[in-house]
Overview:
A computed fold for a 75-nucleotide RNA, annotated as transfer RNA. It matches the Rfam family "tRNA". Rfam classes the family as a transfer RNA. The sequence is in RNAcentral, with records from ENA. Its mean pLDDT, the model's own confidence on a scale to 100, is 83.
RNA sequence: GGAAGGUUAGCUCAGGGGUAGAGCAUCGCACUCACACUGCGAGGGUCGCAAGUUCGAAACUUGCACUUUCCACCA
Repeated sequence: GGAAGGUUAGCUCAGGGGUAGAGCAUCGCACUCACACUGCGAGGGUCGCAAGUUCGAAACUUGCACUUUCCACCA
């Protein structure tokens, strides 16, 4: 330098046009003498950034950033 993939909650990941979810973690309540387990509930997100398309974008298009793998180059 080229190609492909990834970036969504604290962590691991779904969701691929109709306005964002799960598991774990955290907190509260129930249960228990107490703890653990279990059950119920709550908080937590400008969906990497910007622009475009659209009535509507996490999703489609473009640019940029970061990252993973492969290829090439290298005095």